[in-house]
RNA sequence: GGAGUCGGCCCGGCGAUCGCGGUGCCGCCGUACCCCGGAGCCCCGUGCCCCGGGGCGGCGCACGGAGGAAAGUCCGGGCUCCACAGGGCAGGGUGCCAGGUAACGCCUGGGGGGCGCGAGCCUACGGAAAGUGCAGCAGAAAGGAAACCGCCGGACCCCUCGGGGACCGGUAAGGGUGAAAAGGUGCGGUAAGAGCGCACCGCGUCGCUGGUAACAGCGACGGCGAUGGUAAACCCCACCUGGAGCAAGACCAAAUAGGAAUCCGCACGCUGUGGCCCGCAGUGGAUUCGGGUAGGUCGCUAGAGGCGGGCGGUGACGCCCGUCCCAGAUGAAUGAUCGUCCACGACAGAACCCGGCUUACAGGCCGACUCCACCU
Numbered sequence: 001g002g003a004g005u006c007g008g009c010c011c012g013g014c015g016a017u018c019g020c021g022g023u024g025c026c027g028c029c030g031u032a033c034c035c036c037g038g039a040g041c042c043c044c045g046u047g048c049c050c051c052g053g054g055g056c057g058g059c060g061c062a063c064g065g066a067g068g069a070a071a072g073u074c075c076g077g078g079c080u081c082c083a084c085a086g087g088g089c090a091g092g093g094u095g096c097c098a099g100g101u102a103a104c105g106c107c108u109g110g111g112g113g114g115c116g117c118g119a120g121c122c123u124a125c126g127g128a129a130a131g132u133g134c135a136g137c138a139g140a141a142a143g144g145a146a147a148c149c150g151c152c153g154g155a156c157c158c159c160u161c162g163g164g165g166a167c168c169g170g171u172a173a174g175g176g177u178g179a180a181a182a183g184g185u186g187c188g189g190u191a192a193g194a195g196c197g198c199a200c201c202g203c204g205u206c207g208c209u210g211g212u213a214a215c216a217g218c219g220a221c222g223g224c225g226a227u228g229g230u231a232a233a234c235c236c237c238a239c240c241u242g243g244a245g246c247a248a249g250a251c252c253a254a255a256u257a258g259g260a261a262u263c264c265g266c267a268c269g270c271u272g273u274g275g276c277c278c279g280c281a282g283u284g285g286a287u288u289c290g291g292g293u294a295g296g297u298c299g300c301u302a303g304a305g306g307c308g309g310g311c312g313g314u315g316a317c318g319c320c321c322g323u324c325c326c327a328g329a330u331g332a333a334u335g336a337u338c339g340u341c342c343a344c345g346a347c348a349g350a351a352c353c354c355g356g357c358u359u360a361c362a363g364g365c366c367g368a369c370u371c372c373a374c375c376u
Base pairs, nucleotide, nucleotide: 001372002371003370004369005368006367007366008365009364010363012341013340014339015338016337017336018335020065022063023062024061025060027059028058029057030056033055034054035053036052037051038050040048041047042045067347071358072357074356075355076354077353078352079245080244081243082242091241092240093239094238095237096110097109098108099107100106111125112123113122114121115120126236127235131234132233133230134229148175149174150171151170152169153168154167156165157164158163183201184200185199186198187197188196202224203222204221205220206219207218208217209216210215249298250297251296252295259289260288261287262286263285264284269283270282271281272280273279305324306323307322308321309320310319311318312317342345
């Protein structure tokens, strides 16, 4: 200098003017409405009127006002309401091991496998000797498989004596088909072959050693048609698992209609029941109560919180100390215009909150590391 890997961070800067919603001020002004306290008037009431305080409203000032993904709503938790004695089944989810965490399908560390020269990256990675199912095309044969070509043996026929043909058998070593042909390589062996025998590798069982474990290493045994593949196919095993969601839910509470209780009034009426009488129910007003609608308030942003430091841990993370307060709307604010500078600005807008994952994305900054080339 070039190519690359991993991690962290920023998200146009500055200034002016105007605007929007939030919070605060013992700031100023106001008083339609509500509450509290006090004075006065009369016709003494559920009245009128005045003063002060609070709420409330307006103005002014000050402070702060979107994101790394606010997104998808895919997981997990808090919170709220409902359900619930306990246990089991079904359904759903997760799936190497250990740890972290409020929890997780997330993260960290490790193991196995794959990719890369490397830094590193990817990994749904339990069980196929419980059972069931599935496998196109090609191929002779595809799952207790198979002889198409080839190779070998036997007797027969032909022959130009090299061999050829048909039949019966042996053979999975070679060719060919396929993703896959029932362990691989080599030596021996054989008529030719074959775990038929042996060595190494693989596989299985057992043991020992290391490791918390996954697993690794070593040794012995088994010739291996036992046990092919497929479980994001059914299934089996282990573990986890109630439902709905802030339009959750709680509180205050008009007008109108309806409900309950009490009192008053009307009064012996009227209506209904009934053939008639009694009885029963309904029919007016006032007060109180409770439910509920409109509307309002809370939930609603101080939190598994940010920043700095120390300690423990390989790390995820945990503990301690200090410090800070950082949107909270509900027709829903977080913007517009101008000036100026530069590298000319992507994806995109909170709606109860938090931890993740995934997806979208112009550009820039910092740190650690790898490979290649050259120079000293």
A computed fold for a 376-nucleotide RNA from a Halieaceae bacterium, annotated as Bacterial RNase P class A.